Large-subunit ribosomal RNA, domain I from a Syntrophobacteraceae bacterium, 538 nucleotides, folded computationally. The prediction has a mean pLDDT of 86.
[in-house]
Context: one part of a larger RNA
């Protein structure tokens, strides 16, 4: 100095463990704000740093129930002082009370801060002062008052879902341009609990079929495609779930402006709503029956606090029984969790059964409103116009201009009108068919910020969330924005009185405790790396 062992040191891996995450399900409940939200400043405690929790009524206050025996929230103990069977503290309901800021709304303005009018009231002689109200804008609807008034309403915030308007690249095509990615992300703008869609100018093929919307299938088919890369349907057929209306017009009555006195514009009210045509009109009949998505009131039943709830001893190891062992019992309960090891009978619960003054959902059910029929005759009247359609430029359709229908928009043209018009994938006849240029629609479908409840061949502290701890904390950044690491003594603090060394940190004893090599740098302590012992080589 080498190796090898064994004993320490260091360090924090390994088990174990879980108070925190993940994922899905059911089921609520889908919103909140000018009655000032979401989110924050800043304060409120006897002492009070953080967190939680409240707002100068400040870990509060009324109140009505629940509950019963301690109680003054949490690290986190302590003093000191309250409270409390006249029922606290606690949990629930409905109130109060809410300092400044934040849409932020009186005016400002560098958020949490300055500075104002105008009323009333306290106060002062009077001023000042304080106090409580009120005073943005923009929409709409009302008024004899009209630069005004009164009334109601918006604004902002939110996890996704969901309509609309605008709208990329990279990437694929093994390069690249038409394509693709994709009408994705992403930006704005609206809305609901769902949005949207939606009652045929639809399909279909000579039989029919009957809104919309989701799921299966059809089908990776027919079809588009530098026919490359990819894109990628429909009819039909199974199935969730069903539900239809109402309007413009013709007529008809009132009103009101105007007015060439013939009328005409508008607005109320009736009538009226389809396509084997319907309605008006005008003749003949009838007062039934059916429906309702509207509006009030409202039972059971549920929600937000609770309650009640069977059934075990001994004995043995042991610190400690819930473990052995013997001997019982309950069980609509042997889900779960805790208790000093591993409990059906110890705690809490668990199946089961109740339970609410108040507030809210719920909606049988009553009761109002609403609406709700037929039949002939006739061809006068009426059936959605800068529309349909064409030209051209676009976009959308599974469809890249292609033979391109169908549907939209731009731009120029510019019908018919019921003896009519539109599709059936150029176009044309023949034939089906179905009615456009007005609106309204629940359910079936989408999502999950948030409540409750439950499950997992999810994870188990370098895992699961960034986050099990003062975490979106510390901590970097001008700033948008980045963003950690950190869990475990014990059954219980019983957290080592005393005594020795030492300035201290430390440590030797003593004592606690099953154990201290479990002493809070605390479970288990692996491995590198250090050391001491001993033994072997040099």
């Nucleotide at each position: 100095g080498g190796c090898a062992a064994a004993u320490g040191g260091u360090g924090g891996a390994u088990g174990c463990c879980u108070u925190g995450g993940c994922g899905c399900c059911a089921a609520g409940a889908g919103g909140c704000g000018a009655u000032g939200a979401a989110g924050g400043a800043c304060g409120c405690g006897a002492u009070a740093a953080g967190c939680u929790g409240c707002g100068a009524a400040a870990a509060u206050c009324u109140u009505c129930g629940g509950g019963g025996a301690g109680c003054c929230g949490c690290u986190a103990a302590a003093u000191a002082g309250g409270u409390a069977u006249u029922g606290a503290u606690c949990c629930g309901g409905a109130g109060g009370u809410g300092u400044c800021c934040g849409a932020a709304u009186g005016g400002g303005g560098a958020a949490a801060c300055c500075c104002g009018g105008c009323c009333u009231c306290g106060g002062u002689a009077a001023u000042a002062c304080g106090a409580g109200g009120u005073c943005a804008u923009c929409c709409g609807g009302c008024u004899u008052u009209u630069u005004a008034g009164c009334c109601g309403g918006a604004g902002g915030c939110g996890a996704a879902c969901c309509c609309g308007g605008g709208g990329a690249a990279c990437u694929g095509a093994a390069a690249c341009a038409u394509c693709u990615c994709a009408g994705u992300a992403c930006c704005c703008g609206g809305a609901g609990g769902a949005a949207a869609a939606g009652a045929a100018a639809u399909c279909a093929a000579u039989u029919g079929a009957g809104a919309u919307u989701c799921c299966g299938u059809a089908a990776g088919u027919a079809g588009c495609g530098g026919c490359g890369a990819g894109c990628g349907a429909a009819c039909g057929c199974g199935g969730a779930g069903u539900a239809g209306c109402c309007c413009a017009a013709a007529c008809c009555c009132g009103g009101c402006u105007c007015u060439u006195a013939g009328g005409a514009a508008c607005c109320g009210g009736g009538g009226g709503u389809u396509g084997u045509a319907g309605g008006g009109u005008c003749c003949c009949g009838a007062u039934a029956u059916g429906g309702g998505a509207c509006g009030c009131a409202a039972a059971a039943g549920g929600g937000u606090a609770g309650c009640a709830g069977a059934a075990g001893g001994a004995u043995c190891u042991g610190g400690a029984a819930a473990g052995g062992u013997c001997u019982c019992c309950c069980g609509c309960a042997g889900g779960g969790g805790g208790u000093g090891a591993u409990a059906g009978g110890c705690c809490c619960g668990u199946a089961u059964g109740c339970g609410a003054a108040a507030c809210c959902c719920g909606g049988a059910u009553g009761c109002g409103c609403c609406u709700u029929a037929g039949g002939g005759a006739u061809a006068c009247c009426c059936u959605g116009a800068g529309u349909a359609c064409c030209g051209c430029g676009g976009g959308g359709c599974a469809c890249g201009u292609g033979g391109a229908a169908c549907c939209c928009c731009g731009u120029g043209g510019g019908a018919a009108g019921c003896u009519g018009g539109g599709a059936g994938g150029a176009c044309c006849a023949u034939c089906u068919u179905c009615c456009a240029a007005g609106g309204c629609u629940a359910a079936a479908u989408a999502c999950u910020a948030c409540u409750u409840g439950g499950c997992g061949a999810c994870c188990g502290a370098u895992a699961g969330u960034g986050a099990a701890c003062a975490a979106g904390u510390a901590c970097c950044g001008u700033g948008a924005g980045g963003g950690a690491a950190a869990g475990g003594u014990g059954a219980a603090a019983a957290g080592u009185a005393c005594c020795c060394c030492g300035g201290g940190a430390g440590g030797g004893g003593a004592g606690u405790g099953a154990a201290a090599u479990a002493g809070u740098a605390c479970c288990u302590g692996a491995a590198a790396c250090c050391a001491u012992u001993u033994g072997c080589c040099u």